The part of an RNA shown here (small-subunit ribosomal RNA, 5' domain) has 487 nucleotides and comes from Patescibacteria group bacterium UBA1370. The organism belongs to Bacteria candidate phyla, within Bacteria. Rfam family: Bacterial small subunit ribosomal RNA. The coordinates come from a structure-prediction model, not an experiment, and the mean pLDDT is 85.
[in-house]
Context: one part of a larger RNA
RNA sequence: GGAUGAACGCUGGCGGUGUGCCUUAAGCAUGCAAGUCGAACGGAAGUCCGCCUUCGGGCGGACGAGAGUGGCAGACGGGUGAGUAACGCGUAGGAAUCUACCCAGUAGUGGGGAAUAGCCCACCGAAAGGUGGGGUAAUACCGCAUACGAUCGCAAGAUGAAAGCCUUCGGGCGCUAUUGGAGGAGCCUGCGUGCUAUCAGCUAGUUGGUGGGGUAAUGGCCUACCAAGGCGACGACGGCUAGCCGGUGUGAGAGCACGACCGGCCACAAGGCUACUGAGACACGGAGCCUACACCUACGGGUGGCAGCAACUGGGAAUAUUGCGCAAUGGGCGAAAGCCUGACGCAGCGACACCGCGUGUGGGAAGACGUUCUUCGGAAUGUAAACCACUGUGGCGAGGGAUGAAGUUCUGACAGUACCUCGCUAGAAAGCAUCAGCUAACUACGUGCCAGAAGCUUCGGUAAUACGUGGGAUGCAAGCGUUAUCC
Numbered sequence: 001g002g003a004u005g006a007a008c009g010c011u012g013g014c015g016g017u018g019u020g021c022c023u024u025a026a027g028c029a030u031g032c033a034a035g036u037c038g039a040a041c042g043g044a045a046g047u048c049c050g051c052c053u054u055c056g057g058g059c060g061g062a063c064g065a066g067a068g069u070g071g072c073a074g075a076c077g078g079g080u081g082a083g084u085a086a087c088g089c090g091u092a093g094g095a096a097u098c099u100a101c102c103c104a105g106u107a108g109u110g111g112g113g114a115a116u117a118g119c120c121c122a123c124c125g126a127a128a129g130g131u132g133g134g135g136u137a138a139u140a141c142c143g144c145a146u147a148c149g150a151u152c153g154c155a156a157g158a159u160g161a162a163a164g165c166c167u168u169c170g171g172g173c174g175c176u177a178u179u180g181g182a183g184g185a186g187c188c189u190g191c192g193u194g195c196u197a198u199c200a201g202c203u204a205g206u207u208g209g210u211g212g213g214g215u216a217a218u219g220g221c222c223u224a225c226c227a228a229g230g231c232g233a234c235g236a237c238g239g240c241u242a243g244c245c246g247g248u249g250u251g252a253g254a255g256c257a258c259g260a261c262c263g264g265c266c267a268c269a270a271g272g273c274u275a276c277u278g279a280g281a282c283a284c285g286g287a288g289c290c291u292a293c294a295c296c297u298a299c300g301g302g303u304g305g306c307a308g309c310a311a312c313u314g315g316g317a318a319u320a321u322u323g324c325g326c327a328a329u330g331g332g333c334g335a336a337a338g339c340c341u342g343a344c345g346c347a348g349c350g351a352c353a354c355c356g357c358g359u360g361u362g363g364g365a366a367g368a369c370g371u372u373c374u375u376c377g378g379a380a381u382g383u384a385a386a387c388c389a390c391u392g393u394g395g396c397g398a399g400g401g402a403u404g405a406a407g408u409u410c411u412g413a414c415a416g417u418a419c420c421u422c423g424c425u426a427g428a429a430a431g432c433a434u435c436a437g438c439u440a441a442c443u444a445c446g447u448g449c450c451a452g453a454a455g456c457u458u459c460g461g462u463a464a465u466a467c468g469u470g471g472g473a474u475g476c477a478a479g480c481g482u483u484a485u486c487c
Base pairs, nucleotide, nucleotide: 001487002486003485004484006483007482008481009480010479013357014356015355016354017353018352019350020349021315026313027312030310031309032308035072036071037070040069041068046063047062048061049060050059051058052057079268080267081266088193089192090191091190092189093188094187097185098184099183102181103180104179105178106177107176108175109174110144112142113141119134120133121132122131123130124129150159151158152157164173165172166171194240195239196238201231202230203229206228207227208226209225210224211223212222213221243265244264245263246262247258248257249256250255270291271290272289273288274287293304294303295302296301321347323346324345325344329343330341331340332339333338360390361389362388363387370381371380372379373378394425395424396423397422398421399420400419404414431476432475433474434473435472436457437456438455442471443470444469445468446467452459453458
C1' cells in the first nucleotide's frame, strides 16, 4: 500500500447493486416451511330443490368439504460444518452394478378369488390412543391361463405378468414384461491433497486362500477352516489441527494466506444405535430403542427435537423483520382447472462493502464585522461572507405512468415504484484524522517528568511546532480514524 462476512470512537444527505451469528453443532414460546390426486375406491357431514310427515324426521335428485383405503411426492428443494487427514475431495481412468419419473422400440393387457380401513354396534383410557363384533370397495392383496423378449440350465426343459379410468366413441391417460437411450447413483484404482519423530515400530478379520453367506454389484463385507502373512524412515502407528474443490485476497511473478456470499462434492440433523418402506434413505420437519433435557398428567401414562423462514433466551466486540406474494423462475401432485411451495421473487433494518451523485454556480473589496497573531506599522482567516444574477442534481407539491405477462382473453407481491411532465425552493445536507522526524501541514496560551501523548525514535522537570485549548494549515471525505487478521 492492498484486502475484510469485521468491530469500536466521532460524524452522517440521497440512490443502485451486493451483503449481514465468524462466538454456544447452546436451548427454543408462537406462526408458517410438503403436499397433491374424486379422471384409482367405497362412501359422505352439509347446502339447495321436490314429495311425504306422527313435526322427531324420512325418501328422491343436484352440488359437495373433512376423514379413510390407494397412487405419486415426502431421498428433491432449504440449513449447518460438528465429525472426517479419508478414495472424503480434486483429477485421470476402470468393471463386477442398479436406476422411479422421461424418450425410442418389441410383445401383451384373458379369466377368477379371499380380505381390510372407512362405516355401524359394544367397550377400555384423564389424554395420547386402543380392543372386540358386524359388514364393504378399489389402479390395495392372492391364485389360474398365456410368454416375442427375460431368468435358471451344457442341453432337454423349467420358472415368472398385468388394472383399470375418462371419452366428443375418433381416442386419451394408464398397467405388465423386456431392449436401448438420457440423466442419476453405488463400487474400484493411479496421482495429488495439513503439522508433528520430544509418536518407531504397528496389526488377529489382522494379510492371503478355499467353502458358504450376503449385496444391485466387486471385495474379510460376514462366517467356518487352512496358511502366516500385511504395513513401516518414500514416515506405518499415535498425537494435534481441518469439511474438500471451482475459487478469493495479495503479489511483477514464483509464491503465501484463506475457502464468507455464488456453484460442485461430502458429512450431519438433541447425543448414540437399529432397521422398515421404497427405484432411491439407514431418512432434518418418518418409525423403534437407550441417554440427557424440556413439557402435559386424573400419577396409570404420554408428548417434543428451528444446524428450514421469521422470532425469543443465552453467549459475544458483533450480525436484520414473529413482513408481502406465489405475479415471475423453479419444484411436487393432477388429464386439466388448480392446490401446495419461508425454494424463490420482493419489501423492511444496518454507511457492513463497492459504485454513482449531492451539500450549489458565476460575479463580488487592496479586503466589512468577528476571531487569531503582531515588531502595534500591520498580517491571516479571505472572494470567504454580506450583496447581485443564475441553475434545479436533490427536496417538496401536482399530473401522467411502465417493462417485467410468457398465454390474441385473463393474471403484478414489488408499486402508483422506476421513469416522464409541470410548479416552488440555495432552500434539508460536512465531517473526521493529523500538523517533532519518518510524513503533506505552525503559531499563541495553559500545564510544568504533573496532567498527558506514543507505530518507532521518544516528548513533558517554566518560553513544549510532540501534552490540553484557540487560531491557522494539511490529507481524505459521507465518511474519517483506531483495533484485529492476511498478503